[in-house]
Molecule: Bacterial RNase P class A
Organism: Sedimenticolaceae bacterium
RNA sequence: GGAGUCGGCCGGACAGUCGCUGCCGCCAAUCGCGGCGGAGGAAAGUCCGGGCUCCGCAGGACAGGGUGCCAGGUAAUUCCUGGGGGGCGCGAGCCUACGGAAAGUGCCACAGAAAAUAUACCGCCGCGCCGCCAUGGGCCGGCGCGGUAAGGGUGAAAAGGUGCGGUAAGAGCGCACCGCGCCGAUGGCAACAUCGGUGGCAGGGUAAACCCCACCCGGAGCAAGACCAAAUUGGGGAACCGGCGGUUCGAUCCGCCAUGUGUGGUCCGCACAGUUCCCGGGUAGGUCGCUAGAGGUGCGCGGUGACGCGCAUCCCAGAUGAAUGACUGUCCCCGACAGAACCCGGCUUACAGGCCGGCUCCUCCU
Numbered sequence: 001g002g003a004g005u006c007g008g009c010c011g012g013a014c015a016g017u018c019g020c021u022g023c024c025g026c027c028a029a030u031c032g033c034g035g036c037g038g039a040g041g042a043a044a045g046u047c048c049g050g051g052c053u054c055c056g057c058a059g060g061a062c063a064g065g066g067u068g069c070c071a072g073g074u075a076a077u078u079c080c081u082g083g084g085g086g087g088c089g090c091g092a093g094c095c096u097a098c099g100g101a102a103a104g105u106g107c108c109a110c111a112g113a114a115a116a117u118a119u120a121c122c123g124c125c126g127c128g129c130c131g132c133c134a135u136g137g138g139c140c141g142g143c144g145c146g147g148u149a150a151g152g153g154u155g156a157a158a159a160g161g162u163g164c165g166g167u168a169a170g171a172g173c174g175c176a177c178c179g180c181g182c183c184g185a186u187g188g189c190a191a192c193a194u195c196g197g198u199g200g201c202a203g204g205g206u207a208a209a210c211c212c213c214a215c216c217c218g219g220a221g222c223a224a225g226a227c228c229a230a231a232u233u234g235g236g237g238a239a240c241c242g243g244c245g246g247u248u249c250g251a252u253c254c255g256c257c258a259u260g261u262g263u264g265g266u267c268c269g270c271a272c273a274g275u276u277c278c279c280g281g282g283u284a285g286g287u288c289g290c291u292a293g294a295g296g297u298g299c300g301c302g303g304u305g306a307c308g309c310g311c312a313u314c315c316c317a318g319a320u321g322a323a324u325g326a327c328u329g330u331c332c333c334c335g336a337c338a339g340a341a342c343c344c345g346g347c348u349u350a351c352a353g354g355c356c357g358g359c360u361c362c363u364c365c366u
Stems, first nucleotide, its partner, number of pairs: 001362010012331007020038007040337001044348002047346005052221004064217005069083005084098001085096004099212002104210002106206003121152002123148009132138002160178006179201001180199008225288004235279006242257005259273005295314008332335001
């Protein structure tokens, strides 16, 4: 200098003017004035986990869903950290859904003999018959029967791999090494690793296919939920409830008159009607929940680390038609994705441009 890999950070700056909004003060209140604060790294998707709230007490079984190497962290997790196994890369490093295929079921295109109770297309070998050459034979050809799975061929994948022996040809048929299963020892908390012994060898792949095994999961969600509470209608209770007649022991009930309201200029007529007070439920509306918290920052200590503990210090949006904006000036590299709505921890996704650091490989110079 080039190429790469991992991690962290920023996300236009400054000034002025006019607005919006929360709290505090000046006020008892409104307005106004002053002071302080006012979006993000993802506020997003709502995919996990927890707090909080209500229903309720969730015990068992079934169904359903999730998780799936080991240890740790945490309020908890499917997250994070460290480690083991496997794969990729020269390397830094990256990926990993990583229990069970010897419980059962299903699937495996094309090609191929065969995709799983194994099988045999070419080939190799033996025997028999025929032919040919030949004459008690042949390193020849054809057909039939049998052996074989070494070789060829198909495929992503074909009943362990390499080598030696063995054989008619072959074959774990025998042996050595590797692989695999089982047993043991050693190291490690463990996953697992290493070593030794033993068995000629289980018998394709696929479980983010059904399934089996182990463990976990009650439901709904701030429109959760709590409180205050108008008008109107309806509910409950108490007191009062004109006169006459009928009914009845009485109350209730019925009829007529009277009274009130509506219609109407008035009367008749017609229609409607007990009055007052109290109580509780609930709607509109309002208040709370609502932001001081598994909180931020700094230092120290423990731990490889995630993280934990201690001390100091800081307060950092809280709206409810829902604020966080607009304009002007100067400068630069001319500014991406995107807007809180109960809160927090993760994951995932989107993102113009820029900054910093660790490490690896290659080349050159000293």